[in-house]
RNA sequence: CCAAAUGUUUUCUAGGGUUCCGGAUUGCCCCGCAAUCGCCUGGACCGAGAGAAAACGCAUCGGUCCGCGAACCGAUGUACACGGCGGGAUAAAAGCCCGGGAGAA
Numbered sequence: 001c002c003a004a005a006u007g008u009u010u011u012c013u014a015g016g017g018u019u020c021c022g023g024a025u026u027g028c029c030c031c032g033c034a035a036u037c038g039c040c041u042g043g044a045c046c047g048a049g050a051g052a053a054a055a056c057g058c059a060u061c062g063g064u065c066c067g068c069g070a071a072c073c074g075a076u077g078u079a080c081a082c083g084g085c086g087g088g089a090u091a092a093a094a095g096c097c098c099g100g101g102a103g104a105a
C1' cells in the first nucleotide's frame, strides 16, 4: 500500500420535531367548526457505527453416535472506535441517511 473479515434483527433509551390525537389562545354561522401555537408536559410517531438488553448468526474447543459425516447440546468469544461543515428523506426534525464518510491522532 492492497484484499478480506470484525454480522443481522427486535425491544428500549439518549435525542427529535409537529402530519394525526389531545391541550392552550382567539374567532365564529357556537357545545361544534376554523385559525394560530411544539418557547404545549403529553398520546402516537422517527430514533443511535461509536448507547443498553435480548435473540439469531458466525468462529474455536468439548460432548452425544461403533466410526465418518450430519444434526443436536454445552462452554468461550463476537474486539476497538475523536469526528465536522454541508446536504437528503419524512408533515417536520434529530445522535436517522450520506457516514467507521471529510478530517484528526
Base pairs, nucleotide, nucleotide: 007056008055009054010053011052012051015046016045020043021042022040023037024036025035026034027033028032057078058077059076060075061074062073063072064071080100082103086098087097088096